[in-house]
Molecule: SAM riboswitch aptamer (S box leader)
Organism: Pedobacter sp. UBA1951
Order: sequence, then structure tokens, then C1' cells
RNA sequence: UGCUUAUUAAGAAAGGCGGAGGGAUUAGACCCUACGAUGUCUUAGCAACCUGUGCUAACAAGGUGCUACAUUCUACCCGUAACCGGGGAAAGAUAAGUU
Repeated sequence: UGCUUAUUAAGAAAGGCGGAGGGAUUAGACCCUACGAUGUCUUAGCAACCUGUGCUAACAAGGUGCUACAUUCUACCCGUAACCGGGGAAAGAUAAGUU
């Protein structure tokens, strides 16, 4: 880097640094942001994919991951007169395995 499988509307924030855009990419919509966002570090927490203990429930020590908004929503297909927190796909993210 690619492939396979599973999950993706639940859950969980304070401080330091820093100083302009950010919410993956394109477009539209909607939001966050100088009352300092995004990022990064520390601490705290959430969760339970792998590992571990137990081998039923569970626990949370280790490896990850995560802690605005559904993966923020839509785009492609299907259902509907329309609405639609309807269904599916694609893409993305994460984990485990594999190349």
C1' cells in the first nucleotide's frame, strides 16, 4: 500500500502551547471558531475490536481507538404525491487478520 471481515444515530473534557481557519476529499446545505476553533501535549474519561483475568455474567491491567454536530447532512440506486431520524450502495474512519 492493497485485500477480507466486523462496527459506524450509544458513550466520554479540563488545562498548557499555538494563532486561523475548521467539520476527510469535490459541490451544495448546516454548523464550530479571536469568549481562541482545527492542531498538538498533559491529565482525566468513554468504549470493549484484540490481548489478559474469569471462561456464564463480567472486569478494564496491556495494544489500539475515541471524547461538537449521525461518519454533521445530501449527491448514486430503491420506496413515497410529498415529507421522510425510510432502506441500500459507494467513499471514509476504526479494529482484527492477511499481502